RNA sequence: AUGUAAACUAGGCAAACUUUGGGAAACUGAAGGACGCAAAGCUAAAGGGCCUUUAAACUGGCAGCCUAGCCGCAAAU
Repeated sequence: AUGUAAACUAGGCAAACUUUGGGAAACUGAAGGACGCAAAGCUAAAGGGCCUUUAAACUGGCAGCCUAGCCGCAAAU
C1' cells in the first nucleotide's frame, strides 16, 4: 500500500419484541433482547427512493432501501 472468494483468530454492531423517555406523526434516546450484518461505521447540505405532516406546498424521518463519497479491521500478499 492492497482490504474477503473461502477458512481461522481476536473482537464489533444489534432486527423484531418488552420497559421507559422525547415527538403532532413518521421515528428516535436508554435498558433488556438477538433477526441478522465484512463496514449493520459516518454523510439526509451527494443522487434517487420510501415514510410522516398536508388538498397541495411548507414540517420532519429512514444510512439495517439502492447508488455514491469519506474513514476503518486481525490474518494473508
Annotation: A computed fold for a 77-nucleotide RNA from Tissierella creatinophila DSM 6911, annotated as c-di-GMP-I riboswitch aptamer. The source organism's lineage runs through Bacteria, Bacillati, Tissierellales, Tissierellaceae and Tissierella creatinophila. Model confidence (mean pLDDT): 77 of 100. Its Rfam family is "c-di-GMP-I riboswitch aptamer". Rfam links the family to the GO term cyclic-di-GMP binding.